[in-house]
Two RNAs folded together computationally: RNase P RNA and transfer RNA, 461 nucleotides in total. Its mean pLDDT, the model's own confidence on a scale to 100, is 78. It holds a member of the Rfam family "Bacterial RNase P class A". By type it is a ribozyme.

RNA sequence: GGAGAAAACCAGGCGAUCGCUGCCUGCCUAGCUUUGUGCGAAAGCAGGGGGAGGAAAGUCCGGGCUCCACAGGGCAGGAUGGUCCCUAACGGGGACCGGGGGCGACCCCAGGGAAAGUGCCACAGAGAGUAGACCGCCCGCUGCGGCGUGGUAAGGGUGAAAGGGUGAGGCAAGAGCUCACCAGUGUCGGCGGUGACGUCGGCAGCUCGGUAAACCCCAUCCGGAGCAAGGCCAAAUAGGGGAGCGCCUGAGGACGGCCCGUCCGAGGCUCCCGGGUCAGGCCGCUUGAGGCCAUCGGCAACGGUGGUCCUAGAGGAAUGAUCGCCACCCGGUUACGGGCAACCGUGGCAGGGAACAGAACCCGGCUUACGGUUUUCUCCGACC
RNA sequence: GCGCCACUAGCUCAGCUGGAUAGAGCGUCUGACUACGGAUCAGAAGGCCGGGAGUUCGAAUCUCUCGUGGCGCGCCA
Numbered sequence: 001g002g003a004g005a006a007a008a009c010c011a012g013g014c015g016a017u018c019g020c021u022g023c024c025u026g027c028c029u030a031g032c033u034u035u036g037u038g039c040g041a042a043a044g045c046a047g048g049g050g051g052a053g054g055a056a057a058g059u060c061c062g063g064g065c066u067c068c069a070c071a072g073g074g075c076a077g078g079a080u081g082g083u084c085c086c087u088a089a090c091g092g093g094g095a096c097c098g099g100g101g102g103c104g105a106c107c108c109c110a111g112g113g114a115a116a117g118u119g120c121c122a123c124a125g126a127g128a129g130u131a132g133a134c135c136g137c138c139c140g141c142u143g144c145g146g147c148g149u150g151g152u153a154a155g156g157g158u159g160a161a162a163g164g165g166u167g168a169g170g171c172a173a174g175a176g177c178u179c180a181c182c183a184g185u186g187u188c189g190g191c192g193g194u195g196a197c198g199u200c201g202g203c204a205g206c207u208c209g210g211u212a213a214a215c216c217c218c219a220u221c222c223g224g225a226g227c228a229a230g231g232c233c234a235a236a237u238a239g240g241g242g243a244g245c246g247c248c249u250g251a252g253g254a255c256g257g258c259c260c261g262u263c264c265g266a267g268g269c270u271c272c273c274g275g276g277u278c279a280g281g282c283c284g285c286u287u288g289a290g291g292c293c294a295u296c297g298g299c300a301a302c303g304g305u306g307g308u309c310c311u312a313g314a315g316g317a318a319u320g321a322u323c324g325c326c327a328c329c330c331g332g333u334u335a336c337g338g339g340c341a342a343c344c345g346u347g348g349c350a351g352g353g354a355a356c357a358g359a360a361c362c363c364g365g366c367u368u369a370c371g372g373u374u375u376u377c378u379c380c381g382a383c384c
Numbered sequence: 385g386c387g388c389c390a391c392u393a394g395c396u397c398a399g400c401u402g403g404a405u406a407g408a409g410c411g412u413c414u415g416a417c418u419a420c421g422g423a424u425c426a427g428a429a430g431g432c433c434g435g436g437a438g439u440u441c442g443a444a445u446c447u448c449u450c451g452u453g454g455c456g457c458g459c460c461a
Stems, first nucleotide, its partner, number of pairs: 001380010012326007020051002023048005031039002033036001053356001057367002060365005065226004072260004077222005082096005097111001098109004112217002117215002119211003134156002136152003139148003164182006183207002185204008230283004240273006252264003275460002290309008328353003332349007385457007394410004403441001412428005434450005
């Protein structure tokens, strides 16, 4: 210098002018009135103070909160899937194990079961799953061209995949057919580890294809709806019409696909058509599994203790624009310094750039979009 | 805000318990017929199945993720 890997951090700052949106205070009144220069809505004006993010996004998971029986039993359904831990919980995170990729830093894995059962494996190929005889090899017969319900999985060919590998024995030719070694699997035992698992030894010729993001089996988890939850206040109408079910031997509701069970249950319930409401106002609403700092425990995720801070709460929805200076990045030009040189460093001048994107009940994650800086590390090349 | 659905040729749709050349109708183009046009007949072009990953020997089909488009949901009585 080039090519990479992993973490952490920032998301411009200050000033001026003009604006936006809540809150507080004051002025001003309609009005109320215990008539005291008492209380004062809305609008307006003035002043003060606050005002987006790392993803506010997608809504993919999990939880809080609210209502419905505080959530019952079973089937069905859905989700997850190495181990241990963290957490309110998770499909998230940390550490480790196993497998895979990369020369490496390091990265990736829906990573239970195919030795429970069923299905599928196109084309090609003789044969695609209780293997298989097309060529070849061997054997038998022969009219010497070949023929065979014959043997054979060593060799060839097909395919993504053809039922361990090497060698020896063996055989008509062959073959775990037998033996030795190697690899794998199963099983028994020892040792290490909380565990996944690792390692060592014995035994068994056991060699068993793939696919579960196919059905399925196993284990674990899951009640439903969602702030348009839910509560209070106010206004308005054609307080309308039709169909169905039911009026206690019970429709319907909690209850969602179904069954059981429990409770509630009557001029009621469901659906359709039509109507009203500027889809009104207030609460829920923002202090929370909260942030930051220190310290202790832990490899870490995280947890304990102490201190400190308060940081949008609007509801078609505000947080903006212009100018100047500084900081950042980019290439250009120029001066100085270094170097044999390519080039590098520092400063000056004029110029350009500055991303993705906008809270809507609130949190923890994941995923996606996106500008830049720093640190550590790896590989390659050149020089010392 | 919440719930749900669909993306295949220019348009409308098949194919989606995986199997290799992805089909159909309309439209477009070329030729024939005709004096010319329409209709009719014959033929052709046109797709990487919305984008990207993964599972698998193999993906339009299965899974994840992103994008685009669409539908429904309030209260009162």